RNA sequence: GCGCCGGUUGUCUAACGGUAGGAUUCUGCCUUGCCAAGGCAGCGGUCCGGGUUCGAAUCCCGGCUGGCGCA
Numbered sequence: 001g002c003g004c005c006g007g008u009u010g011u012c013u014a015a016c017g018g019u020a021g022g023a024u025u026c027u028g029c030c031u032u033g034c035c036a037a038g039g040c041a042g043c044g045g046u047c048c049g050g051g052u053u054c055g056a057a058u059c060c061c062g063g064c065u066g067g068c069g070c071a
Stems, first nucleotide, its partner, number of pairs: 001070007010024004018054001026042005047063005
């Protein structure tokens, strides 16, 4: 330099173009004599910039970044 794959909350992981879901962490409450475990509720997220579309995490283009391969 070229090609391929990936980037979603503190962490991990889903999501035929139509309200971004789950686990865990954290916070509060319930339960217990206390702790742990368990139950309920809540907080928090689409790497960046454009384009297409009524509507984009999703499709297209460019960038950034991680991994793998070729030279």

This is a predicted structure of a 71-nucleotide RNA (transfer RNA) from an archaeon. Its Rfam family is "tRNA". The family's RNA type in Rfam is transfer RNA. Its mean pLDDT, the model's own confidence on a scale to 100, is 81. The sequence is in RNAcentral, with records from ENA and Rfam.